[in-house]
């Protein structure tokens, strides 16, 4: 110097005229003047989890259905965060990860291949059987030739038969290399690895790790299923005061029948439940002080937690932040100059474009996805100089 990882702040200044909103206080002619102070975001987005709050429910048991899915901690809670196990990308620094069970059961690997819970396309193999040649030997028939049968040795032959090793197909093929051994092979046997155990030691809270002993046909549960855990429902258009108008108007079910809970069982509780019609679409509130921001201590590896100071930092209501000007800055590539040169390069002027993703809406914690540029720390790989 280059390329690379993580993590943190930031996202345009300033002036100058004009324009908004919200709280206090003054003053008045009740909306309009003056004054003091505030006014969008890291994602406000998506609405994908949890929650707070509000209303509806009823408490227990059970089915249903939904979500989570290694272990241990944080949290108000969580599908979030921290460490740490495995596993898997990367040289590393990191990064992912839907990560419990295949021995409880069903299913399913399509085509292609001999075979994908069971066999052999092409292929090895003469150690048993068979048949066939030659040799020797030994009988028996002819007794010229030669022929039967039999034991022995040698060779032929893949007919019976052994075989899963080797070559094909394949995502995936009977744990994977070597060695011995075998007729010719194969965990048959060994040594070294792999992977599985409801089994034994040691370490460790644990998840797991390592050594042992034992076994070796596999994959899928982001198939149906089994297991642990968790979980009521609806949503600020939620919910409540005022005000005003209209028709407390019709009808049906009923008296433990009915209604209350997705569903069934108990237990409780109520005079309700259900159809049609009609009247009001104003106004206030809910609405911003919170699991809140900052700062400094102290624990804790770390998320995070205590404790002590300090601050209030939008509350709109068709929905306020804004419009112009004028300088600035900052980002890019080109000119023109000087510098400096191991290798990148800097510094100054000119003229030119550009300046990002994006606007609260009852409130928070988080995930995820958008982002021109700029800042600062930190780690990891490679080159070159001293």
């Nucleotide at each position: 110097c280059a390329a690379g990882g993580a993590g943190g702040c930031u996202g345009g200044g300033u002036g100058g005229c004009c324009g908004c909103u919200c709280u206090c206080c003054g003053g008045c002619g009740u909306g309009c003047c003056g004054g003091a102070g505030g006014g969008a975001g890291g994602a406000a987005a998506g609405u994908c989890c949890g929650g707070g709050c509000u209303c509806c429910a009823c408490c227990g048991g059970g089915c249903a259905g939904g979500g989570u899915g290694c272990u241990g901690g944080g949290u108000a809670a969580c599908g979030c965060c921290c460490a740490g196990g495995c596993g898997g990308g990367g040289u590393a620094a990191c990064c992912c990860g839907a990560c419990g069970g295949a021995a409880a059961g069903u299913g399913g690997c399509a085509c292609a291949g001999a075979a994908a819970c069971a066999a052999a396309c092409c292929g090895c193999c003469a150690g048993c059987g068979g048949u066939c040649c030659c040799g020797a030997c030994g009988g028996g028939c002819a007794c010229c030739a030669g022929u039967c049968c039999g034991u022995c040795g040698g060779g032929a032959u893949g007919c019976g038969g052994g075989c899963a090793a080797g070559g094909g197909u394949g995502a995936a093929a009977u744990c994977g290399g070597g060695a011995g051994g075998u007729a010719a092979g194969g965990g048959c046997u060994c040594c070294c690895g792999g992977c599985c155990g409801u089994c034994c030691c040691u370490g460790g809270a644990g998840a797991c790790a390592g050594g042992g002993c034992g076994g070796c046909g596999g994959c899928c549960a982001a198939a149906c299923c089994c297991c642990a855990c968790c979980c009521g429902g609806a949503g600020c258009a939620a919910g409540g005061c005022c005000g005003a108008a209209u028709a407390g108007g019709g009808g049906g079910a009923c008296u433990a029948a009915g209604g209350g809970c997705g569903c069934c069982c108990g237990g409780c509780c109520c005079g309700u439940c259900c159809c049609c019609g009609g009247g009001u679409u104003g106004g206030c509130c809910g609405c911003u002080u919170g699991a809140g921001g900052c700062g400094g201590c102290g624990g804790g590896u770390a998320a995070c937690c205590g404790c002590c100071g300090u601050c209030c930092c939008a509350g709109a209501g068709a929905g306020a932040u804004g419009g112009u000007c004028a300088c600035c800055a900052g980002u890019c590539a080109g000119g023109u100059g000087g510098g400096a040169u191991a290798c990148g390069c800097c510094c100054a002027c000119c003229g030119g474009a550009c300046u990002a993703c994006a606007g609260a809406a009852c409130c928070c914690g988080g995930c995820u996805u958008a982002c021109a540029g700029g800042c600062c720390c930190c780690c990891u790989u490679g080159g070159c100089c001293u």
RNAcentral holds the sequence, with entries from ENA. A computed fold for a 386-nucleotide RNA from a Dehalococcoidia bacterium, annotated as Bacterial RNase P class A. It is recorded under the gene name rnpB. Rfam family: Bacterial RNase P class A. From the family's description: Ribonuclease P (RNase P) is a ubiquitous endoribonuclease, found in archaea, bacteria and eukarya as well as chloroplasts and mitochondria. It is annotated as a ribozyme. Model confidence (mean pLDDT): 77 of 100.